Description
A computed fold for a 72-nucleotide RNA from an Acidimicrobiales bacterium, annotated as transfer RNA. The same sequence occurs in records of 3 taxa.

Parts: sequence; structure tokens; C1' cells
RNA sequence: GGGGGUGUAGGUCAGUGGUAGACCGGCGGCCUUUUAAGCCGCGCGUCGCAGGUUCGAUCCCUGCCACCCCCA
Repeated sequence: GGGGGUGUAGGUCAGUGGUAGACCGGCGGCCUUUUAAGCCGCGCGUCGCAGGUUCGAUCCCUGCCACCCCCA
């Protein structure tokens, strides 16, 4: 330098055009002398960044960034 893959909650990951989710973690409450456990409640998010297509984009297209793999 060329090609491919990945990027979504604090962590690990789902989600292929129409309300952003699961588990773990976290926070608040109940219970308990206290802690833990248990029970109830709360997503706690610029979907890597910018632009485009569309009535509507996490999803499709373009460029860029980071990481991984292959080729040179």
C1' cells in the first nucleotide's frame, strides 16, 4: 500500500428500514441489629465520527478513525 472483519449500556453480546434490548454489573426501595442473600423498581445509551439515500437509518451507500486477520 491492497483486501476482509469488528465497533450498540460500566462489561459480554443480540438487534438486516418503523418505540434500542438480554445477561452480568450499578443505583434506589423493602426485609435484616448490620452485611450478604432474597423481593420490588430504575437503562444507567451521541448505536465509533461525518455526510448521503429515505416519510423514517443501529440497519442501506460514501469518506474517515480505532482494533483484528490475510496479501504485498
Its Rfam family is "tRNA". By type it is a transfer RNA. Taxonomically the source falls in Acidimicrobiales (Bacteria, Bacillati, Actinomycetota, Acidimicrobiia).